Predicted 3D model of a 72-nucleotide RNA (transfer RNA) from a candidate division WWE3 bacterium.
RNA sequence: GGAGCUGUAGCUCAAUGGUAGAGCGCUACUCUUAUAAGGUAGUGGUUGAUGGUUCAAGUCCAUCCAGCUCCA
Numbered sequence: 001g002g003a004g005c006u007g008u009a010g011c012u013c014a015a016u017g018g019u020a021g022a023g024c025g026c027u028a029c030u031c032u033u034a035u036a037a038g039g040u041a042g043u044g045g046u047u048g049a050u051g052g053u054u055c056a057a058g059u060c061c062a063u064c065c066a067g068c069u070c071c072a
Base pairs, nucleotide, nucleotide: 001071002070003069004068005067006066007065010024011023012022013021018055025043026042027041028040029039030038048064049063050062051061052060
């Protein structure tokens, strides 16, 4: 220099162009002599950035950024 893959909650990951969710975590309460486990309720997001297409974009298109891989 060329090509590909990935980027979504604190972490690991979902989401057919049509309400952004799950598990774990965290907080409060309950339970226990106490802790853990269990139970109940809550807490969670500029979907990497900027534009474009569309009635509607996490999803499609372009550019850029970061990480990883391959080729030279």
It was read from a public genome assembly.
The coordinates come from a structure-prediction model, not an experiment, and the mean pLDDT is 82.
It matches the Rfam family "tRNA". Its family is annotated with triplet codon-amino acid adaptor activity in the Gene Ontology.